About this RNA
A computed fold for an 84-nucleotide RNA from Neobacillus terrae, annotated as c-di-GMP-I riboswitch aptamer. The coordinates come from a structure-prediction model, not an experiment, and the mean pLDDT is 82. Taxonomically the source falls in Neobacillus (Bacteria, Bacillati, Bacillota, Bacillaceae). It matches the Rfam family "c-di-GMP-I riboswitch aptamer". Its family is annotated with cyclic-di-GMP binding in the Gene Ontology. The family is grouped with related families in Rfam's "c-di-GMP_I riboswitch clan".
RNA sequence: UAAACAGAAGGGCAAACUACCUGAAAGGGUAAGGCGCAAAGCUAUAGGGGCUAAAGCAAAAUGCAAUGCCAGCCAGCUGCACUU
Numbered sequence: 001u002a003a004a005c006a007g008a009a010g011g012g013c014a015a016a017c018u019a020c021c022u023g024a025a026a027g028g029g030u031a032a033g034g035c036g037c038a039a040a041g042c043u044a045u046a047g048g049g050g051c052u053a054a055a056g057c058a059a060a061a062u063g064c065a066a067u068g069c070c071a072g073c074c075a076g077c078u079g080c081a082c083u084u
C1' cells in the first nucleotide's frame, strides 16, 4: 500500500416493548431496555426504494398529492484495532 472480516483485546452503537415530550401523520427526542451491528459513522432538493398525507386538487365515503420523513433497505462517501 492492497485485500479480507473467520477469530482476539479494549471499547462503540442500540431493534422491539414501556414511560414522558414533540408532530396532522409518518417520524423524531429523552429515559429505560439489549434484537442485533465491523461501518448500526456521515449523506434524504443533487442514485434507487420505502413510509406518511398537512397544504392543495378532485370528491359523498375517499382518492391523488412532499415542500414532511426513513441511512438498522440497497447505494455513495469516510474510517479504528487485530489478523492474513
Base pairs, nucleotide, nucleotide: 003084012037013036018031019030020029021028022027035072041077042076043075047074048073049070050069051068056064057063058062